A computed fold for a 351-nucleotide part of an RNA from a sediment metagenome, annotated as large-subunit ribosomal RNA, domain IV. Model confidence (mean pLDDT): 86 of 100.
Context: one part of a larger RNA
RNA sequence: CCCUGGUUAAGGAACUCUGCAAACUAGCACCGUAUCUUCGGUAUAAGGUGUGCCCUAAUUGUUAGGAGAUUUACUCUCCAAAGCGAUAAAGGGUCGCAGCAAAGUGUCCCUCCCGACUGUUUACCAAAAACACAGCACUCUGCUAACUCGUAAGAGGAUGUAUAGGGUGUGACGCCUGCCCGGUGCUUGAAUGUUAAAUGGAUUUGUUAGCUCUGCGAAGCAUUGAAAUGAAGCACAAGUAAACGGCGGCCGUAACUAUAACGGUCCUAAGGUAGCGAAAUUCCUUGUCGGUUAAAUACCGACCUGCAUGAAUGGCGUAACGAGAUGGGAGCUGUCUCAACCAGGGAUCCA
Numbered sequence: 001c002c003c004u005g006g007u008u009a010a011g012g013a014a015c016u017c018u019g020c021a022a023a024c025u026a027g028c029a030c031c032g033u034a035u036c037u038u039c040g041g042u043a044u045a046a047g048g049u050g051u052g053c054c055c056u057a058a059u060u061g062u063u064a065g066g067a068g069a070u071u072u073a074c075u076c077u078c079c080a081a082a083g084c085g086a087u088a089a090a091g092g093g094u095c096g097c098a099g100c101a102a103a104g105u106g107u108c109c110c111u112c113c114c115g116a117c118u119g120u121u122u123a124c125c126a127a128a129a130a131c132a133c134a135g136c137a138c139u140c141u142g143c144u145a146a147c148u149c150g151u152a153a154g155a156g157g158a159u160g161u162a163u164a165g166g167g168u169g170u171g172a173c174g175c176c177u178g179c180c181c182g183g184u185g186c187u188u189g190a191a192u193g194u195u196a197a198a199u200g201g202a203u204u205u206g207u208u209a210g211c212u213c214u215g216c217g218a219a220g221c222a223u224u225g226a227a228a229u230g231a232a233g234c235a236c237a238a239g240u241a242a243a244c245g246g247c248g249g250c251c252g253u254a255a256c257u258a259u260a261a262c263g264g265u266c267c268u269a270a271g272g273u274a275g276c277g278a279a280a281u282u283c284c285u286u287g288u289c290g291g292u293u294a295a296a297u298a299c300c301g302a303c304c305u306g307c308a309u310g311a312a313u314g315g316c317g318u319a320a321c322g323a324g325a326u327g328g329g330a331g332c333u334g335u336c337u338c339a340a341c342c343a344g345g346g347a348u349c350c351a
Base pairs, nucleotide, nucleotide: 001346002345003344004343005342006341007340008339010337011336014335019332027051028050029049030048031047036041038172052094053093054092055091056090058087059086060085061084062083065079066078067077068076069075070073095099107330108329109328110327113324114322115321119131120130135170136169137168138167139166140165141164147156148155149154173317174316175315176314178247179246180245183244184243185240186239187238188237189236192235193234194233198229199228205222206221207220210216211215248266249265250264251263252262275309276306287303288302289301290300291299
């Protein structure tokens, strides 16, 4: 010097990003217990008191014995000594600084955010607000089911059968879940348009028997391949948002001013409803006001000017729960003012 423990006057978070770390609390019994609440809880809420040992009787469990009864039995009822237990009861005494004397053994309260909860997770830097979850909704599937694995046979689904099974989203519970189908997707439709292979075989070209021979040209054989017919799909029509998603500008107006219930106009598929709101979302921003502080870019309560909230990509509440995040308070302390000492271990130096 480092590490691990222990103690500390006065103060008691002044330390610090942050009470990080440490300390406080702690068992059992009794008293007592707010707010909120889904009436279960919250709750060991909070906050108090007692606690060792000895003596005394008391009550009580067990039953040797005694008495009685009858259905005479390994029976039942009553009384009950001694011994051994039990009681967080009562009275008295006694020792210590201290009686859950050691060990072990909750610190507590208030506010707010997120997630309902128990659970799961990055084996070896993240345990969470992430995942899951019960519940809710949409959608597919009629059984040789949908779906998944496999080239196939086959297997799972399921020795199940729509109160079942698969997929997707949301995520207890309470109150709710607005408008838009123009785009993309999905479903339905089948009149019309487009349309593959295929069907079809008009036409073209070559060849040349022949001919009235600058040439024409039958049949055949080759070559070319027009119209017409022709499925799904697409176009088209409709439905569908707890499908993917989306949810406006500008101008004017009230007898102070300001603001605009109101009006005009442009555009759109429709122009954001209820809620919430400087928010885990607010750039300007340390917004403004109030509370907390001596002092607060924090926190809580409001306001609304929402850069860029918003309803199962769920919105807003919410008791209980959380090794979750923020702020405040009480207690407590070497975190600090400000450092000191003790014990053990280690590195290094000296002898």